[in-house]
Context: one part of a larger RNA
RNA sequence: CAAUCAUUAAGGAACUCGGCAAAUUGACUCUGUACCUUCGGAAUAAGGAGGACCAUUAUUAAUAAUUUAACUAAUUGUAAAAUUAAGAAAUUAAAUAUAUUAAUAAGAGGAAUCAUAAAAUAAUGUUGUGCGACUGUUUAAUAAAAACACAGCACUCUGCAAAGAUUAAAAAUCAAAGUAUUGAGUGUGAUGUCUGCCCAAUGUCGGCUGGGUAACGAAUUUUCCUUGGUUAAUAACUAAGGUUAUGAAGGAUACCCCGAUUAAUGGCGGCCUUACCUAUGAGGGUCCUAAGGUAGCGAAAUACCUUGGCCGUUAAAUGCGGUCCAGCAUGAAUGACUUAACGAUGCAACAGCUGUCUCGAUGAUUGUCUCA
Numbered sequence: 001c002a003a004u005c006a007u008u009a010a011g012g013a014a015c016u017c018g019g020c021a022a023a024u025u026g027a028c029u030c031u032g033u034a035c036c037u038u039c040g041g042a043a044u045a046a047g048g049a050g051g052a053c054c055a056u057u058a059u060u061a062a063u064a065a066u067u068u069a070a071c072u073a074a075u076u077g078u079a080a081a082a083u084u085a086a087g088a089a090a091u092u093a094a095a096u097a098u099a100u101u102a103a104u105a106a107g108a109g110g111a112a113u114c115a116u117a118a119a120a121u122a123a124u125g126u127u128g129u130g131c132g133a134c135u136g137u138u139u140a141a142u143a144a145a146a147a148c149a150c151a152g153c154a155c156u157c158u159g160c161a162a163a164g165a166u167u168a169a170a171a172a173u174c175a176a177a178g179u180a181u182u183g184a185g186u187g188u189g190a191u192g193u194c195u196g197c198c199c200a201a202u203g204u205c206g207g208c209u210g211g212g213u214a215a216c217g218a219a220u221u222u223u224c225c226u227u228g229g230u231u232a233a234u235a236a237c238u239a240a241g242g243u244u245a246u247g248a249a250g251g252a253u254a255c256c257c258c259g260a261u262u263a264a265u266g267g268c269g270g271c272c273u274u275a276c277c278u279a280u281g282a283g284g285g286u287c288c289u290a291a292g293g294u295a296g297c298g299a300a301a302u303a304c305c306u307u308g309g310c311c312g313u314u315a316a317a318u319g320c321g322g323u324c325c326a327g328c329a330u331g332a333a334u335g336a337c338u339u340a341a342c343g344a345u346g347c348a349a350c351a352g353c354u355g356u357c358u359c360g361a362u363g364a365u366u367g368u369c370u371c372a
Stems, first nucleotide, its partner, number of pairs: 001367008010358002014356001019353001028050004036041001038190001053110002056106009065096006071087001072085005112116001124351007131343002136148002152188006164174003192337003196268003201265002203261005210256002216250001221245001224242007269287005296330001297327001308324006
């Protein structure tokens, strides 16, 4: 000097991005326990008290002791029964608080210690708020979360040789030794209250009188070459074959077209003006649109301006909570708004606690270093 421990006056988060780390709390018995709530919880909520040992008193239990009776034998008696005798480390039942032991309880009984749950082990608590309902899952080796999943909700497909999956085209397999309360896919994500308007675009489903087409189809027309024939001829005409183009009519369950559909992909406006101060704008006008954002929430995990305005919290607050609404750019299963319980979750606050700090100090163990 480093690591790991222990202690620390006074203060007690002044430290710091942040109470990170450490400290506090801790088991048992008795007591006591709020808001809220899905009535289950919340809850070990919170907050208090007690203790070992010796003796006393009370209760209970076990063992022993004592007493009485039964049992056994004999005698008397018709019988019921009575009397006598015996029971040993030794039978049965009941009673007695006589003794011992143990447990529990009570009480300003007693004595000893710094300390009696004497060591080890062994919750810090409370409040507000965001997110996610919950238990669960995840980046093996930098991320455990608000991400994934979830029960619940909704939509779509699926009639069985099912849909769907395995390059799926054939055989085959799974789905399933299942059958629509089935199976598959997609979205949302407990519960509670709800889920507005738009089908113009894209997609999907259905329809189809009509239109223009695809593959196909080959009618028609064209170039050049070879061979044969007619011919005086390699000109011209003609026959057969090849080659190169032209591409009419017709032609689909696709497209245009006509409808439906958003818990399908998605979208959800400007400008001008107006009520006896001002302000605001219920109302009016006009343009555009498929329709112009409803309920709710709102400086939000979303707010640029912005440290928004006001209130609370603090001596002091770009924080947090509440409220307002002008929302750059909230908004309804890409779910909206609440919500008890839950969380190694984020933020803020309080109590207690402490070497985190003011501000350091001392000691122990191990290692390093120097010397031997």